[in-house]
Source information:
A computed fold for a 371-nucleotide RNA from Microbacterium marinilacus, annotated as Bacterial RNase P class A. A source record names the gene rnpB. RNAcentral holds the sequence, with entries from ENA. Its mean pLDDT, the model's own confidence on a scale to 100, is 76. It matches the Rfam family "Bacterial RNase P class A". The family's RNA type in Rfam is ribozyme.
RNA sequence: UGGGUCGGCCGGACGGCCGCGUCGCGGACGGCUUGCCGUCGCGCGCCGAGGAACGUCCGGGCUCCGCAGGGCAGGGCGGUGGGUAACACCCACCCGGAGUGAUCCGCGAGACAGUGCCACAGAAAGCAGACCGCCGGGGGCUCGCCCCCGGUAAGGGUGAAACGGUGGUGUAAGAGACCACCAGGGGUCGCGGCGACGCGAUCCGCUCGGUAAACCUCGCCCGGAGCAAGACCAGACAGAGGAUGUUGACGCGGCCCGCCGAGUCCUCGGGUAGGUCGCUAGAGCGGCACGGCAACGUGUCGCCGAGAGAGAUGGCCGUCGACGGGGCGCGAGCCCCCGAACAGAACCCGGCGUACAGGCCGGCCCAUUCG
Numbered sequence: 001u002g003g004g005u006c007g008g009c010c011g012g013a014c015g016g017c018c019g020c021g022u023c024g025c026g027g028a029c030g031g032c033u034u035g036c037c038g039u040c041g042c043g044c045g046c047c048g049a050g051g052a053a054c055g056u057c058c059g060g061g062c063u064c065c066g067c068a069g070g071g072c073a074g075g076g077c078g079g080u081g082g083g084u085a086a087c088a089c090c091c092a093c094c095c096g097g098a099g100u101g102a103u104c105c106g107c108g109a110g111a112c113a114g115u116g117c118c119a120c121a122g123a124a125a126g127c128a129g130a131c132c133g134c135c136g137g138g139g140g141c142u143c144g145c146c147c148c149c150g151g152u153a154a155g156g157g158u159g160a161a162a163c164g165g166u167g168g169u170g171u172a173a174g175a176g177a178c179c180a181c182c183a184g185g186g187g188u189c190g191c192g193g194c195g196a197c198g199c200g201a202u203c204c205g206c207u208c209g210g211u212a213a214a215c216c217u218c219g220c221c222c223g224g225a226g227c228a229a230g231a232c233c234a235g236a237c238a239g240a241g242g243a244u245g246u247u248g249a250c251g252c253g254g255c256c257c258g259c260c261g262a263g264u265c266c267u268c269g270g271g272u273a274g275g276u277c278g279c280u281a282g283a284g285c286g287g288c289a290c291g292g293c294a295a296c297g298u299g300u301c302g303c304c305g306a307g308a309g310a311g312a313u314g315g316c317c318g319u320c321g322a323c324g325g326g327g328c329g330c331g332a333g334c335c336c337c338c339g340a341a342c343a344g345a346a347c348c349c350g351g352c353g354u355a356c357a358g359g360c361c362g363g364c365c366c367a368u369u370c371g
Base pairs, nucleotide, nucleotide: 001367002366003365004364005363006362007361008360009359010358012320013319014318015317016316017315018314020048021047023045024044025043026042027040028039029038030037031036032035050342054353055352057351058350059349060348061347062226063225064224065223069257070256071255072254074222075221076220077219078218079093080092081091082090083089094108095106096105097104098103109217110216114215115214116211117210118209131156132155133152134151135150136149137148138147139146140145164182165181166180167179168178169177183207184206185204186203187202188201189200190199191198192197230277231276232275233274239268240267241266242265243264244263251259252258284303285302286301287300288299289298290297291296323339324338325337326336327335328333
C1' cells in the first nucleotide's frame, strides 16, 4: 500500500422563534363546609423516545386465580465448566467441519433397548447382494459360441452411501481366510485436566452403513392467565321465571386424585359505566478501585432520565461539521446547488431475531514493497 476478518461506538452539534404533552408554582373564573376542590385557546419553570422504543420468539419481576399440592398427558432444553433473578442468553474451553490464516459454522445426549424409513439409479439399500466379468463341473454345436448347475465381492458399472486401504501368502478363481504396514472402532491400564476430553502403552481381525428438525429411550426444567392483571372510592337499579347443588355444585389451565365448602348457570326485564391507586427510583445509569482469562461480581462516590383522556415529543431560520451526487476550474481548490436511513414508548426489566442513509475507532490475519 492492497485485500480480508472480528469487535466497540455514534445515529448530527450549537443558538433563536413558534407549537405540543405530563408535572410544579402562579393567575383568572366558579363552588362551598373559608381553606380546600374543579375548570382554562392564561403566564413562568423542569423534563420529554430508540439502538432497535419494532416482532412479541424466549426468560423473569409484579398481580390475581383459597394453598400453588401429587400423578398422567403435554411442552421445552440437551458437549463440559462457569455467569445470572432466570433463560432457548452470555463467557471460557472441548469435539467435528470449512479456510494458507485471522476467524467462521454446528437443533453437538442415545442408532450394540426396540420399531420404522433410505427417493432416483442400480442385480442388490441392511437378513446384504451375482447384471457384466472371473473360475469349476455337465451338456449341445453350424467349432464363432450357447444352455444348465455351482463357487466367487478381486475387477467393471449404479448411487449420497455397496461390509476398510496397499502389498503379499493362498486358491480352480477368490475372500481379514491368513500375514506385514496404514486408517478407524472397542476393551484394559497409565499420565494430564474440576470436567467435556486429550496423550501414550497393550490386547482383540472387531471393520454389521445412515437417519432421533421419524416414533422412541435417558437426564433436567415447566401450574394458568395477563396491567383491559388487579385493588379501592363514589354512584344507579327491580325484580321475575327455570335448571342444578351438602348423596358436594362453582372453583384450583386439560384428565384423574387430592383440596375447598354454598352457591352456580340460563332466559326475560331494569340500571351505572365516573374517579384514584397500580405507574415508574429500578435485577437503574455513569465514574473509580478490587477479584476474575472472560461473561460477571463486590465496594465506594455521583446522578434522576416520559409516564399520557386511544395516546405529546414537531416545524422554520442561522452558523458549523461529516458523507454522496452535480456545477465551475488544467489543477490544488472548499466557491455554489441538491439530498439525508430504519423506525416511534403505554406495567417494568434481561435476552434473541429482524430493519437501518451515513460515519468514527481499535485488535488481528494474508499478500506486496522498502529499510